The RNA shown here (SAM riboswitch aptamer (S box leader)) has 99 nucleotides.
Model confidence (mean pLDDT): 82 of 100.
The sequence was found by an Rfam model in a public genome assembly.
[in-house]
RNA sequence: GGCUUAUAGAGAAAGGCGGAGGGAAUAGACCCUGUGAAGCCUUAGCAACCUGACGGAGGUCAAGGUGCUACAUUCUACCCCUUGUGGGAAAGAUAAGUC
Numbered sequence: 001g002g003c004u005u006a007u008a009g010a011g012a013a014a015g016g017c018g019g020a021g022g023g024a025a026u027a028g029a030c031c032c033u034g035u036g037a038a039g040c041c042u043u044a045g046c047a048a049c050c051u052g053a054c055g056g057a058g059g060u061c062a063a064g065g066u067g068c069u070a071c072a073u074u075c076u077a078c079c080c081c082u083u084g085u086g087g088g089a090a091a092g093a094u095a096a097g098u099c
Stems, first nucleotide, its partner, number of pairs: 001099007013043005021032003026077004044069003049065002051062004073091001078088003081084001
């Protein structure tokens, strides 16, 4: 990187470096940003997919491997209808498995 499956309701930030972008990508909208964006580092935290312990089981606890810590997979785009604060798909994200 490809494929399969599952999930997305909620939760959790300070400091240092940095110096203009960022919210995945294209277009539009909306929003964050020199009262300091992205990125990197340190510390802290959240969650519980894998993992471990206990249990007959439902499950409980822990936090080793990942992941995450503005708001929201932000909305529209493709399909459907009862046209909405609708449903679905696609795409992307994360995890586990597999090639």